Notes
A computed fold for an 87-nucleotide RNA from Alkalicoccus sp., annotated as c-di-GMP-I riboswitch aptamer. Its mean pLDDT, the model's own confidence on a scale to 100, is 86. Its Rfam family is "c-di-GMP-I riboswitch aptamer". Gene Ontology term of the family: cyclic-di-GMP binding.
[in-house]
RNA sequence: GCUAGCUAAAGGCAAACCCGUUGAAAAGCGGGGGCGCAAAGCCACGGGUCUAAGGGACUGGACACCUACGACAGCCGGGCUGCCUGU
Numbered sequence: 001g002c003u004a005g006c007u008a009a010a011g012g013c014a015a016a017c018c019c020g021u022u023g024a025a026a027a028g029c030g031g032g033g034g035c036g037c038a039a040a041g042c043c044a045c046g047g048g049u050c051u052a053a054g055g056g057a058c059u060g061g062a063c064a065c066c067u068a069c070g071a072c073a074g075c076c077g078g079g080c081u082g083c084c085u086g087u
Base pairs, nucleotide, nucleotide: 003086004085005084012037013036017032018031019030020029021028022027035074041080042079043078045077046076047075048072049071050070054067055066056065
């Protein structure tokens, strides 16, 4: 440098759920917890999914409906970086 994750060790992350907190919500953050993860580290670039405050549409008025500028990297792909071990 390339490639792989069979074995071992050092460790790392943390789903559901519960508590607190922020948020309109999706969800985020902190604590507990531990289903799993070899990139479950980082980036919303492509697709996808969730939400719909604001806006739109409708209406006598509202609801149902549409919409991301909000969110998910633990949905798939792509980009960047990286520990250990093997070769």

Record summary:
The sequence was found by an Rfam model in a public genome assembly.